[in-house]
Overview: Small-subunit ribosomal RNA from an uncultured prokaryote, 1411 nucleotides, folded computationally.
RNA sequence: AGAGUUUGAUCCUGGCUCAGAACGAACGCUGGCGGCGGGCCUAAUACAUGCAAGUCGAACGAGAAAAUCCGGCUUCGGUUGGAUGAGUAAAGUGGCGAACGGGUGAGUAACACGUGGGCAAUUUGCCCUUAUGUCUGGGAUAAUCCUUUGAAAAGAGGUCUAAUACCGGAUAACACUGCGAGAAGGCAUCUUUUCCGGAUCAAAGGCGGGGCAACCUGCCGCUUAGGGAUGAGUCCGCGUCCCAUUAGCUUGUUGGUGAGGUAACGGCUCACCAAGGCCGUGAUGGGUAGCCGGCCUGAGAGGGCGAUCGGCCACACUGGGACUGAGAUACGGCCCAGACUCCUACGGGAGGCAGCAGUAGGGAAUAUUGCGCAAUGGACGAAAGUCUGACGCAGCAACGCCGCGUGGGUGAUGACGCAUCUAGGUGUGUAAAACCCUGUCAGUGGGGAAGAAACGGUAGGGGAGUAACUGCCCUUGCCCUGACGGUACCCGCAGAGGAAGUUCCGGCUAACUCCGUGCCAGCAGCCGCGGUAAUACGGGGGGAACAAGCGUUGUUCGGAUUCACUGGGCGUAAAGGGCGCGUAGGCGGACUUGUAAGUCAGAUGUGAAAACUAUCGGCUCAACCGGUAGCCUGCAUUUGAAACUGCAAGUCUUGAGUAUCGGAGAGGAAAGCGGAACUCCAGGUGUAGCGGUGAAAUGCGUAGAUAUCUGGAGGAACACCGGUGGCGAAGGCGGCUUUCUGGACGAAUACUGACGCUCAUGCACGAAGGCUAGGGGAGCAAACAGGAUUAGAUACCCUGGUAGUCCUAGCGGUAAACGAUGGGCACUAGGUAUCGGGGGUAUCGACCCCUCCGGUGCCGCAGCUAACGCAUUAAGUGCCCCGCCUGGGGAGUACGAUCGCAAGAUUGAAACUCAAAGGAAUUGACGGGGGCCCGCACAAGCAGUGGAGUAUGUGGUUUAAUUCGAUGCAACGCGAAGAACCUUACCUGGGCUUGACAUAUGCCGGACCGCAUCUGAAAGGAUGCUUCCCUUCGGGGUCCGUAUACAGGUGCUGCAUGGCUGUCGUCAGCUCGUGCCGUGAGGUGUUGGGUUAAGUCCCGCAACGAGCGCAACCCUUGUCCAUAUUUGCCAUCAGGUAAUGCUGGGAACUAUAUGGAGACUGCCGGUGACAAGCUGGAGGAAGGUGGGGACGACGUCAAGUCAUCAUGGCCCUUACGUCCAGGGCUACACACGUAAUACAAUGGUCGGUACAACGGGUCGCUAUACCGCGAGGUGGAGCCAAUCCCUAAAACCGGCCUCAGUUCAGAUUGGAGUCUGCAACUCGACUCCAUGAAGGCGGAAUCGCUAGUAAUCGCGGAUCAGCAUGCCGCGGUGAAUACGUUCCCGGGCCUUGUACACACCGCCCGUCAAG
Repeated sequence: AGAGUUUGAUCCUGGCUCAGAACGAACGCUGGCGGCGGGCCUAAUACAUGCAAGUCGAACGAGAAAAUCCGGCUUCGGUUGGAUGAGUAAAGUGGCGAACGGGUGAGUAACACGUGGGCAAUUUGCCCUUAUGUCUGGGAUAAUCCUUUGAAAAGAGGUCUAAUACCGGAUAACACUGCGAGAAGGCAUCUUUUCCGGAUCAAAGGCGGGGCAACCUGCCGCUUAGGGAUGAGUCCGCGUCCCAUUAGCUUGUUGGUGAGGUAACGGCUCACCAAGGCCGUGAUGGGUAGCCGGCCUGAGAGGGCGAUCGGCCACACUGGGACUGAGAUACGGCCCAGACUCCUACGGGAGGCAGCAGUAGGGAAUAUUGCGCAAUGGACGAAAGUCUGACGCAGCAACGCCGCGUGGGUGAUGACGCAUCUAGGUGUGUAAAACCCUGUCAGUGGGGAAGAAACGGUAGGGGAGUAACUGCCCUUGCCCUGACGGUACCCGCAGAGGAAGUUCCGGCUAACUCCGUGCCAGCAGCCGCGGUAAUACGGGGGGAACAAGCGUUGUUCGGAUUCACUGGGCGUAAAGGGCGCGUAGGCGGACUUGUAAGUCAGAUGUGAAAACUAUCGGCUCAACCGGUAGCCUGCAUUUGAAACUGCAAGUCUUGAGUAUCGGAGAGGAAAGCGGAACUCCAGGUGUAGCGGUGAAAUGCGUAGAUAUCUGGAGGAACACCGGUGGCGAAGGCGGCUUUCUGGACGAAUACUGACGCUCAUGCACGAAGGCUAGGGGAGCAAACAGGAUUAGAUACCCUGGUAGUCCUAGCGGUAAACGAUGGGCACUAGGUAUCGGGGGUAUCGACCCCUCCGGUGCCGCAGCUAACGCAUUAAGUGCCCCGCCUGGGGAGUACGAUCGCAAGAUUGAAACUCAAAGGAAUUGACGGGGGCCCGCACAAGCAGUGGAGUAUGUGGUUUAAUUCGAUGCAACGCGAAGAACCUUACCUGGGCUUGACAUAUGCCGGACCGCAUCUGAAAGGAUGCUUCCCUUCGGGGUCCGUAUACAGGUGCUGCAUGGCUGUCGUCAGCUCGUGCCGUGAGGUGUUGGGUUAAGUCCCGCAACGAGCGCAACCCUUGUCCAUAUUUGCCAUCAGGUAAUGCUGGGAACUAUAUGGAGACUGCCGGUGACAAGCUGGAGGAAGGUGGGGACGACGUCAAGUCAUCAUGGCCCUUACGUCCAGGGCUACACACGUAAUACAAUGGUCGGUACAACGGGUCGCUAUACCGCGAGGUGGAGCCAAUCCCUAAAACCGGCCUCAGUUCAGAUUGGAGUCUGCAACUCGACUCCAUGAAGGCGGAAUCGCUAGUAAUCGCGGAUCAGCAUGCCGCGGUGAAUACGUUCCCGGGCCUUGUACACACCGCCCGUCAAG
């Protein structure tokens, strides 16, 4: 000192939360010792029991008993007298004390407390001091005794007696008093002092000494008076909580006079008189609370608290009252009343723990019915001493603070165990063991304090006083006294022996892994974890922190500058009052003089002690305790200073105002006038519609509308001018004229002389709508009605229409009453426009131009701001005053109060709930926002799909199983380039268990292989025969059996993954480095102007460059050239055939396959910005990317695939593995996708005649030939292939068919066959004969295609024993159309809005229902 949390990210505002310290604490787990402290915060609830206040015989009278001893009597049981006990106990009179000490905090918001003063308005026992006196009498009474009442408590009557008890008398002052006189002083009443007059007082006592006595004397008492000290009382200044949703309170109230009362002032009380007193600087009322020194926290200022210790106050069961006394309105006194408890013989009585212990109760919670007066202190006493739950000690509980210990050293094959693991290792960890030591604490044995000095006693010495002594005072020696406690402390002994836990480990916040669990169980201070790989739950291991404690809970301060004095804000985050006038208040121009309230300085007093801080010292240290100093920031008194503020006096003109002149203006009020429009009424003309809408309808109109003309009536509003123009405080103000009236501005002088600014409360004004009463009512128009729209439409649109809108008089008092910006003054660059006025210049004049003042706008610097923005009209820099804010919701709600006719307005909470709500800006995404552009996207065309039957895939259904996956585009002739068995993963049944397959090891025996028989559906089982290779002769190898590691899994998770793939999309985009801009996210670059198929290129530009994409490089095709020439070719030459490059030969052509050339907007014209480019042309085989292919940026879809493969984790292991037979994947009411075939004449059919390319071929392709109607069969030449074979169809020529369910179409079915194959039943393909279904061009909707394309025709290949309408290729024939970009879909760039960011399939509001 900060941190977490709003967002995709950012900055800000703002709340919530955490880390710290503290505690009279409590709870959970744990617990060795000691020192010092603290320990009912709740029920001021109720209390059993014991103790907590007595003492004095030296004030007084009286006065036992037990027991012991002695004597008498005795029935030997006892009884009686005396002595001791003892002048003792107990009781009484009297004195002092009991008003202290101790407890508690109920009450109290008050002179209760704190602080500083006053008492000239007072008192004070005991104590100290100074002085005085202590004379003389008297009568009672308690105790005791007697009688007596009562259960008791408690009395009643009688008799006796004493005093330091009580009452007279004398004496007497400096006390008290006053009608007095004088002096001094002060503070108003007055105070002090001198003189004069009057009333009022004693214990002659107690204990000693001397003395015969009188008397003297000592001590303790007593009286009066003065002083002191201490304590108390009272008064005053200042300080001292919350609520205004408490605004008025008060009749002894405020004052006076007089009297009473008190220690004393005073309405303290009373009588009379007056009508005052307090209050926004908060009275009164309500709530809460003992106050302070201090304690906790904090950098401080503050905030919270008021336990222990100390000061003060109040209280003592509750309320009231007095008595006694120096002192009480009295905790352990009295009286009365009340509640409660107890006793009772029912008549009456007793009691007060908020003293110390203790009990019950309450509560989360707080101790022993202990010891002692040894110390300190107190009461009494002359003293000894007695009393003392004050106090000193001990006990209990980790309640706190402080200290100590639970061991130290060495010790690595880094043991075991546990955990983890990539299986190698690693961690726990020098930790342990082991060896060598030490001895604190606890244990045990022994020694053993300080706290104790007084008082007193005794023996001396000295002093004052006395005639003298005892005594008194001072002093010396000795003696006596310890609860704690045999405690602290010290020494010895033995032995590492008896002594460690708690919380945490996702971030904040130090500390990580395994298993279990699977949005369950649970955690959580905030954010948040948990839905199968959880460092966040639970456990294990490991680690971190603190430690005899550790956590949790509660509370306080801090962090929080989050109530801001120090130290905040209000344009948009919460926050400027709607606006003015103005009271109190606050603040206030220049100069001079005075004063000294504020202010500043010095001095003095006080600010108790303790505490705190510094330092020194004492307990071994520390906590703790003590000494010294500081501090106590304050208050009071006093002495100074005079700058500033205040106050007083005087002066001034610049603030403010007044007068004069002038012009501007929708400023206000009233009266009058005007035209346009509108509606209505009357009349004319005129005829079928009008009106209205996106389109309509309701409505109006043949009873004559709308339209049009004329006349009349009425109400409201004032077009053009008109303008970021004007005026006004705001609301607001708009035709013209007149009257009345407010304000501002300019110019120039004169005057007043600070007269100013702001403004709580108050008062006035205050849009629209609303209300009351009366008018008015044309148009418009809530409500209402109808028509439409719609799923609905209590809306938007239309037709009507009432309040209202207008006027008069009132009420109401609110608005996004906004510039979301209170008012005033001063200062701080400019530019530009406009309104009003003035000056200058200029002109004939109007303008223009320069300048001053006042207003209204825009742009912009510094500065400010979170940013946006503001910026002389500040949101800048300062001063003054007012208002307002303190997280969101609840809520501007409830209650209360005020106002209002009402509606309602003003003021204005809480419970509860959330962790956010919010501002500005950024990047995306989105928009039934905008701009630009592209694509078979639409349009223009061609051919289809959707209808039919068939094929195939899918859904669904069915099934023992119909294995699994793919599911919008981007699943559905997809994985599958071939399901009869196999495949095969599914089902049923039969088998096997180291296994169908791999590797390794151990053991035993033998082989293995092969052949045969039986059984079986097969797999398999059983049996029989036969039986290995190498060798260095030790053994080794292959195989079978057996055992163990392990195999195996198309089991799960594609949301754990790799790889591969689809898609946006062959769309033109996606980024980086450096620089620059921004607080930052981020921007710039990549935007802009052009252009392109393209972020393609050019130009511009705070950017300059670069990368991945585009393009090009690659393949193919189109032209040419060179080379090569067989199996291909044949122009020329020759030969030959029925014919054929058939042969010789040729190397031209084609072709083949290698290498090159060619195309680059290169050239020309136009256009364009002198560019990029576009357009036209030339040449060229090809022209602007020539056509096609391969090639797919950053990324998106948790897209697809664990069943291609690979792979983490999980699961199965005589089965979820493996072998076999049969079945299934081929099912079938139905729905969808994709295809092939058709519906016919551009056709079908028959016959004839042509022309390909890509490819394939030895378990193969198969020719010629023969057989079969045919599928095919027989047979086999050639070919491992530019050589042989597979090998064309549409087309063309000719014939028939003539528009029909046909000579179309071919499904279905029957029969007969062929081929492949172990096997065609479920379930193959093909052939022939027969059969001849639906179908006549297809609803809504929808797919493809822009040229060698669509369409159409056939051919080949992969897979494959066989099976192709599918797929992948090949060639033949070969079109139509594109105006164009408004619209649909998809995409790119720029821009805009956003409350979206899982990003519009978003977010979110209301109603209803359930809990």